[in-house]
Molecule: SAM riboswitch aptamer (S box leader)
Organism: Acidobacteriota bacterium
RNA sequence: AUUUCAUGCAGAGUGGCUGAGGGACGAGCCCUGAGACGCCACGGCAACCGGACCGGGAGAACAUCCUGGCCGUCAGGUGCCAACUCUCGACCCGGAAACGGGGAACAUGAGAU
Numbered sequence: 001a002u003u004u005c006a007u008g009c010a011g012a013g014u015g016g017c018u019g020a021g022g023g024a025c026g027a028g029c030c031c032u033g034a035g036a037c038g039c040c041a042c043g044g045c046a047a048c049c050g051g052a053c054c055g056g057g058a059g060a061a062c063a064u065c066c067u068g069g070c071c072g073u074c075a076g077g078u079g080c081c082a083a084c085u086c087u088c089g090a091c092c093c094g095g096a097a098a099c100g101g102g103g104a105a106c107a108u109g110a111g112a113u
Stems, first nucleotide, its partner, number of pairs: 001113008013042005021031003025089004043081003048077002051074003054068005085105001091102004
């Protein structure tokens, strides 16, 4: 980089440095010198990945497998901490319309090439 699968209505911020942009893209709308974006430190959220432990189930079994939905506990690898992925979005289906559903795009994780 391409591709496959899963998820995207929940959750979680302070300080320091810097100094004008930022929210992927288009349109809208919004954030921002009461300091954005970025970087650093500390903190937090979450539970995609594998590990240890705990609970439940299958099993003859301290084998092995499945499982935790008010999403078990702990630490780790990632990720995330304005707004539902901020809203809408080529195209398809339903609908008189409003709108609804799908899809696309994007993001993140895990795998493959």